[in-house]
RNA sequence: CCGGCAGGCCUAACACAUGCAAGUCGAGGGGCAGCGGAGAUAGUUUACUAUCAGACGGCGACCGGCGAACGGGUGCGUAACACGUAUGCAACCUACCCUUUACUGGAGAAUAGCCCGAAGAAAUUCGGAUUAAUGCUCCAUAGCACUAAGAAUUCGCAUGUUUUCUUAGUUAAAGCUCCGGCGGUAAAGGAUGGGCAUGCGGCCCAUUAGUUUGUUGGUGAGGUAACGGCUCACCAAGGCUACGAUGGGUAGGGGGUCUGAGAGGAUUAUCCCCCACACUGGUACUGAGACACGGACCAGACUCCUACGGGAGGCAGCAGUGAGGAAUAUUGGUCAAUGGACGAAAGUCUGAACCAGCCAUGCCGCUGAAGGAUUGAAGGCUCAAGUAGUUGUAAACUUCUUUUAUUUGGGAAGAAACCCCCCGACGUGUCGGGGGCUGACGGUACCAAACGAAUAAGCACCGGCUAACUCCGUGCCAGCAGCCGCGGUAAUACGGAGGGUGCAAGCGUUAUCCGGAUUUAUUGGGUUUAAAGGGUGCGUAGGCGGAAAUUAAGUCAGUGGUGAAAGCCCACAGCUCAACUGUGGAAUUGCCAUUGAUACUGAUUUUCUUGAAUGCGGUUGAGGUAGGCGGAAUAUGUCAUGUAGCGGUGAAAUGCUUAGAUAUGACAUAGAACACCGAUUGCGAAGGCAGCUUACCAAACCGUGAUUGACGCUGAGGCACGAAAGCGUGGGGAGCGAACAGGAUUAGAUACCCUGGUAGUCCACGCCGUAAACGAUGAUCACUCGACAUCAGCGAUAAACUGUUGGUGUCCAAGCGAAAGUAUUAAGUGAUCCACCUGGGGAGUACGCCGGCAACGGUGAAACUCAAAGGAAUUGACGGGGGCCCGCACAAGCGGUGGAGCAUGUGGUUUAAUUCGAUGAUACGCGAGGAACCUUACCAGGGCUUAAAUGCAGGGCGACGUUCUGGGAAACCAGAAUUCCUUCGGGCGACCUGCAAGGUGCUGCAUGGCUGUCGUCAGCUCGUGCCGUGAGGUGUUGGGUUAAGUCCCGUAACGAGCGCAACCCCUAUUUCUAGUUGCCAGCGAGUAAUGUCGGGGACUCUAGAAAAACUGCCCGUGCAAACGGUGAGGAAGGCGGGGACGAUGUCAAGUCAUCACGGCCCUUACGUCCUGGGCUACACACGUGCUACAAUGGCCGGUACAGAGGGCAGCUACACCGCGAGGUGAUGCGAAUCUCCAAAGCCUGUCUCAGUUCGGAUCGAAGUCUGCAACUCGACUUCGUGAAGCUGGAAUCGCUAGUAAUCGCGUAUCAGCCAUGACGCGGUGAAUACGUUCCCGGGCCUUGUACACACCGCCCGUCAAGCCAUGGAAGCUGGGGGUACCUGAAGUCCGUAACCGUAAGGAGCGGCCUAGGGUAAAACCGGUAACUGGGGCUAAGUCGGAACAAGGUA
Repeated sequence: CCGGCAGGCCUAACACAUGCAAGUCGAGGGGCAGCGGAGAUAGUUUACUAUCAGACGGCGACCGGCGAACGGGUGCGUAACACGUAUGCAACCUACCCUUUACUGGAGAAUAGCCCGAAGAAAUUCGGAUUAAUGCUCCAUAGCACUAAGAAUUCGCAUGUUUUCUUAGUUAAAGCUCCGGCGGUAAAGGAUGGGCAUGCGGCCCAUUAGUUUGUUGGUGAGGUAACGGCUCACCAAGGCUACGAUGGGUAGGGGGUCUGAGAGGAUUAUCCCCCACACUGGUACUGAGACACGGACCAGACUCCUACGGGAGGCAGCAGUGAGGAAUAUUGGUCAAUGGACGAAAGUCUGAACCAGCCAUGCCGCUGAAGGAUUGAAGGCUCAAGUAGUUGUAAACUUCUUUUAUUUGGGAAGAAACCCCCCGACGUGUCGGGGGCUGACGGUACCAAACGAAUAAGCACCGGCUAACUCCGUGCCAGCAGCCGCGGUAAUACGGAGGGUGCAAGCGUUAUCCGGAUUUAUUGGGUUUAAAGGGUGCGUAGGCGGAAAUUAAGUCAGUGGUGAAAGCCCACAGCUCAACUGUGGAAUUGCCAUUGAUACUGAUUUUCUUGAAUGCGGUUGAGGUAGGCGGAAUAUGUCAUGUAGCGGUGAAAUGCUUAGAUAUGACAUAGAACACCGAUUGCGAAGGCAGCUUACCAAACCGUGAUUGACGCUGAGGCACGAAAGCGUGGGGAGCGAACAGGAUUAGAUACCCUGGUAGUCCACGCCGUAAACGAUGAUCACUCGACAUCAGCGAUAAACUGUUGGUGUCCAAGCGAAAGUAUUAAGUGAUCCACCUGGGGAGUACGCCGGCAACGGUGAAACUCAAAGGAAUUGACGGGGGCCCGCACAAGCGGUGGAGCAUGUGGUUUAAUUCGAUGAUACGCGAGGAACCUUACCAGGGCUUAAAUGCAGGGCGACGUUCUGGGAAACCAGAAUUCCUUCGGGCGACCUGCAAGGUGCUGCAUGGCUGUCGUCAGCUCGUGCCGUGAGGUGUUGGGUUAAGUCCCGUAACGAGCGCAACCCCUAUUUCUAGUUGCCAGCGAGUAAUGUCGGGGACUCUAGAAAAACUGCCCGUGCAAACGGUGAGGAAGGCGGGGACGAUGUCAAGUCAUCACGGCCCUUACGUCCUGGGCUACACACGUGCUACAAUGGCCGGUACAGAGGGCAGCUACACCGCGAGGUGAUGCGAAUCUCCAAAGCCUGUCUCAGUUCGGAUCGAAGUCUGCAACUCGACUUCGUGAAGCUGGAAUCGCUAGUAAUCGCGUAUCAGCCAUGACGCGGUGAAUACGUUCCCGGGCCUUGUACACACCGCCCGUCAAGCCAUGGAAGCUGGGGGUACCUGAAGUCCGUAACCGUAAGGAGCGGCCUAGGGUAAAACCGGUAACUGGGGCUAAGUCGGAACAAGGUA
C1' cells in the first nucleotide's frame, strides 16, 4: 500500500422529517373505478379519434377466506417457577400438515359494495332504496363426540381411572370445477406448537427482625382449554421466618465468552434458546393461537393539522435526522439463491435474507531473494585524534524472481427446481427421463500476457523491574514518572542527536476484567509478642460424639434416559495458505430412573460399660454468706510531768506552739486495717480471697467399684457473676486523699517536693458493666524424652528409699516457631465446637438502633489521605544506666595567662586597595624559615598583544644587540649611528603570520599528593572451622596480669595479618682499633707566658667496631604469666632516658595560592610590562608573646666555666680612630688548625622600699649601617625625655626530673630588618603526687532505646495560615412506596317493567371492580444551607518540652 473473513449506539426504553418493512386469493362473491379489448355506432381514406360494450384478459375499492400471534427490534420492567435442569398433567388446548372412518340433504332472512340524498374545513359519519356468497340463520340425518343414570371389569399411593354394555337427551356441513379433483362437517390417532404444577440451582444489605387478612386451610358455587383463593359466600385461625421471612438496592436468564494449573473470579457484544416489552398506564374484542410493535377502545404526556367546531400520530423494523456522548456505518441493489405468507398454478409480497458501500475495530495474509569489503565508499555520530571505531553487506554494484500494484485480453461456480416442450409407465392426472427459461453480487473471483525491485513501513522504548548506550544542551530550572525514583554544572532517567531494542499495518496511551494475590485460604491462611481468644461461667438452638446389632437414605459401582444446535478439543475436507467454513468423532465433570455393594455417615430398636454422673468412706484450703470477739498502731479528748521550740526539706517556708505545743505517762472514745506466721504456699470459673471464732452453703482430691447406662463435649442468641473509679438513697468518717488553698522550685510551674484539705475510700440496699479483666496464650479429649523442687492424699511398721493420683513451679530433648522463645500446665502431634483477624491513619469516630438516672457502654461505617505502620533479632551510636581501668584528667605542688606598656596574629571598621587562604577542640608569632622597590596575587594610572621555553609551516629581512639624541614617572615610543659567514647551493640570527601559549580565575563537595585530629589510644581485621534461616556471632568474651589484644590459664575454636613491643638513631659504662687539625702523664728543648717544639697513645677527646640488661641470679607470693624486695652484682634494673616511627577508620576536616590534575571560564584580557600606592590604616574586641611592677633585686668594677652550629659578595684575630653604633688598615681561615664566642654564677662596692639608681613606653635631637631608594614603612647607636605599671576579677594554661623554673648561645630565611617569632644548644637546677569521690577525654564488658544524618538524635500537643473531604443544623427543595377518604373513563361480568324485534336477542338504564385524578396525615431516602464540630494534608511560623536512656517525677 492492498486483499480475505468477521464485527460496528456499551450513552437518552430520548424525540423523530421522509421512504420502504404484510399481504394474498377472481379456481368463494356481487361487480367494473383504472388498463387492454372481440364486437357495434359516429367522425372519417386504412390508420386514428369519440361513444356504447363485463363477452374476454385482467382488476382499484368492497363482502368473504387464509395470513397478519411468524419473521425483525430492544432489554424498560422483573429477585419471579422469569430462567436453567429434571420430572409430572389420571387437570389441558393445538389452525395449517399426515393417517383412518363417516357424511356433505333441504330452507330462509339480511348486509357491504353500487345508486340516490344529507352533515362536516377535514377525518369521517348518517339516512333511503336495491343485491350476492365458501358471510349469517333454521330444519333433517348422527356416532368411537358431549351430558345424565345403571351394571360388570382393568389399573393406580390417593382423589380416581380403563374397557364393555343398556337407557334417555343434545349438536354438523359449502360450495367451486377443466369432472381428474380441490374444498366443507363430525370423530379417533399422529406430528408440531403451547398451557399448568413440582424438586433442585444461581445477586448484595441484619445499621432491614418480625411479616401476612384472600392472608393459610375447609365446604359449596362461579369461572377457565385446564388444576387452583383464580373469584365469591360461609366456617376455622392459620401461613412464612435466624437454613434469613418482610423491606431496601441492583439486575433480563441460559448456552457461552475472558482469565486461571485447577477450584474459582469476572461477564452476558456478535450467533442460538427462553422470557419481557412496543410513547406511558388500563381494558377487552377477534381468533386455533394475542390481551396483539407497523389492530381496537379509554385515560395521560408530547408532537402535528385546523375554518377553533374538531381531528391525526407512535422507527426498542431497515435506512436516515436531531440530541446525548470518548464513541459506533448507506435515506444503496435484488428477490438470483435460502426461508416465509397467500394462491391449483403462473405469480405477487417479503429492509427476513443474499449482496454491495463506510470504518486498521479485531483476526489472517503481503511489502522481495542471492551475491557483494584488496574502495569496509561518501555522509552522520563517537573518540584515546590514527592507516581509529560505528552505522555496515547496509548502500553502491552484479544476478534472479514478479506474488502484489499498473496496462491489455479472456472469464466463472453459485442454477436446480417451479414452469414450458418432448418422451416413457399407469391412463389425460401423477411419477420418471431429456431439452429449454431464470444471476442482485459482477465483467467480481480467477486465468494469461507486458513492464520493472519496480507501487508498498511505521510506532513505542533504551536507570532497575525490562530487551536495548553514548554525545551535546539544561542546571531542583525546564521537565519526566506504572512503582522505586531522576534533575541543585560531568544526567545511560529531562530535551535533541547518533546508535540500539521490541512489535509491525500497525504501534503507544487511557479505561475495564481475570492472573500473579496461598492478599478471604473448599483445594489453600492465621490469632503469646506482627491484625486477631469473647472478662468469666451456666446453658438454648445448632455442630460433633464410646462399644455391638438391623436397615440401606447419603456413599460407591454397573446399566438406561436426558444433557438442543453453535462454540471448545481431535481427525479429515473446501477456499492458492491462513483466518474462515463444512463433515464426522469426542467431550458436555450435571439431573432423573433402575440393579447391586455395606467399610464409613445417617435412621431404628435391643444390648454393653470403658466416657459421664451418683452412692459409701476419708482428707484439704486466705472458697462464699451472716453473726460474735480481740490486740497493736493512729487520731481525738481529759488529767498529769515538763519547757521552748516542734514539724518539714536538697535547702526552706507555709503550718503548730508561752492561751504551754513537740516529748512522756494514765484513762476514755472513734473508725479503718489485720504485723509476726507468710512461702517459688493455698483456694476459687473469672473478678478475687488473709486476726480469732460460730452457724449455714459450695468445691476439689484420694480410696472403693455398689448404682444408672452415652445420660457426653462445645455452645450463636440468652441468663448470671464481674477489680477500681463513678451514680442514687440512708448511715459512718480514724488514717489516707482527686478537686481546692497555701508554701517552695522555676524563665514560667495550673506539676514533681512540703503544710492543710472536700468528695471518695468504710457499711446497707440499688445501678453501672468496663480494665495491660494478661499466661497479652478459648473450652474439651487423646498421644508424645527426662531431671529437680513443692502442696493434698493413698500403699508400706517407717523419718529414709520406692511407687501411685491430682495440683503448683524451675531447667531441658525432640518437635514447633520469623525469631525471642515454648516444651506432659505446649506455642508439639491429632480431633470437635465457639470467638476473632485481613495495610497504617481517619476511628472504636459519625449516623442509626439497643441498654443506662447520668457518666457512658454495646453494635459500628464511609469520604479523604499515606507507602508505609508493625514484630523479633543484629551491629553500632547514645544515656542526667551499671561495673572495671587509664591519662598532668582531677587532687598535691611550681610557674604563668586574664590587669599594664609594647610586639605579633585575627575579627571588626575604614579604604581606590587595605590581595588570598586558615575559623571550637584540630584557625588566630598559622601558610609567611624575613611585605621599603622586587616579592605581590590587591588598587590607581600609563603601555603591549605575545614576556620566557619549544616545535612545525609559510613569508620577507640582515639583523639581534649596543651606543647616542629627544619625549616620558618608568615601561616604552620616535630618530640617528654601528653590525654576520658563505664553496653562492645555503647556513645562522632575530622579526611577522598561523598552530601552539598564558591565567595566584572558579570548583578541596570532581581529584592525586601532603597534612591536622581522635591518638602512641590499644585497638582493627582475615583464612579455615563451628553456631545462626539471616543480618551476624565465635576467635577478640571469661579468670588473672601488663604501658600494651603484653603475657598466662581456661575455652569451638585453631592459626594469621595490620597495630603494641623489638629491629634504627642519640645519650649513659667499658673494651679494642686508629691518633690529626684534637690530647700532654712521663722524657727532652724552649718562652714573660701558652702542647710552642722533639716526641708519646697512657689520659681527655674524636669515630669506627664490639661488650653490656635478659626478671638472667636470690628470697617471698602465685598453677602460670607475673608481681614485690633498702636483695646481690652492676655504669645502668625491671620499657634506663630521649627521638624517628602514627593500625582499620572518623571529621564530604585543611590545601586547585607549593605542586599535579578532570571539568568550566577569560584571550587587544581574568594574560603581560612599568611607576606610584596598598598588604604596616585604627573608635574597638580576642588569641599568642616580650618587658616589668623590683632587694632571691638594680647599677658599677673584677673574675670563671659550655654545647651545638655558621663562615669567601663570608667570619674576621690584631692595631688605630670614634662615648657608641661603627669606620680605617691589616692577618688567618673554604676551617677538630683561623674566627664568630657566653650569661646567670663567683668576689667587692653602692642603692634601702620610693613610682625609686624599679620600669622602660613615648617623644625630641644628633648619628651609624644596609640598600637605586629608609616619607608613607628598616634596624642600630649616643644624649635628653621618663608614660602605664606596686603581682592582676570571673575564669583559665603548662609541667612529674636533669623535668618545671631561670640564664645566655647558635642557625635558617636574609642587602638590611620590624626575630620579643620558629628551630636547636648547653649552664644553674627544684617542689609535689594522700588518692580516683568529682570535672574532661579515652579503652573493655554489660544494660535500655521509638536513635542509624546515629542525642547538636527522635518526637508530641495547642495556637496561627492555606487547601480538601466529612458529621450536626433552623430552613428550603426533590423522589419512590404505602395508608385513609372522595371521584372514577374504557371494558368484562351481573341485573333489568316501559323502547326495537314474532322470537332469539338488542338498545337504554342500574350495579361490582379498576387505570387515572384529587385531598389528608405520617414514615423513608436524597440534594442544598446561615452557623457549627472534629479530621486529613501542606521545606524552613508561635508556645512549651509530653514520649523514646532511670528521657531527667519509670